[in-house]
RNA sequence: GCGCGUGUAGCUCAGUGGUAGAGCGCAGCUCUGAUAAAGCUGAGGUCGAAAGUUCGAUCCUUUCCACGCGCACCA
Numbered sequence: 001g002c003g004c005g006u007g008u009a010g011c012u013c014a015g016u017g018g019u020a021g022a023g024c025g026c027a028g029c030u031c032u033g034a035u036a037a038a039g040c041u042g043a044g045g046u047c048g049a050a051a052g053u054u055c056g057a058u059c060c061u062u063u064c065c066a067c068g069c070g071c072a073c074c075a
Stems, first nucleotide, its partner, number of pairs: 001071007010024004018055001026042005048064005
């Protein structure tokens, strides 16, 4: 340099052109003598960035960025 893949909550990951979710974690409450466990409630995301298509984009297209894999080049 070329190709492919990945990027969504603190972490691990779903999701699909029509209001963004789960598990774990975190906070509060119930329970307990007190923990743990269990139950209930809640906070937390401009879906990597920008542009385009569309009535509407996390999803489709283009470019860029980061990471991973492969290939090529290498005095």

This is a predicted structure of a 75-nucleotide RNA (transfer RNA) from a Patescibacteria group bacterium.
Its Rfam family is "tRNA". About the family: Transfer RNA (tRNA) molecules are approximately 80 nucleotides in length. It is annotated as a transfer RNA.
Lineage of the source: Bacteria > Bacteria candidate phyla.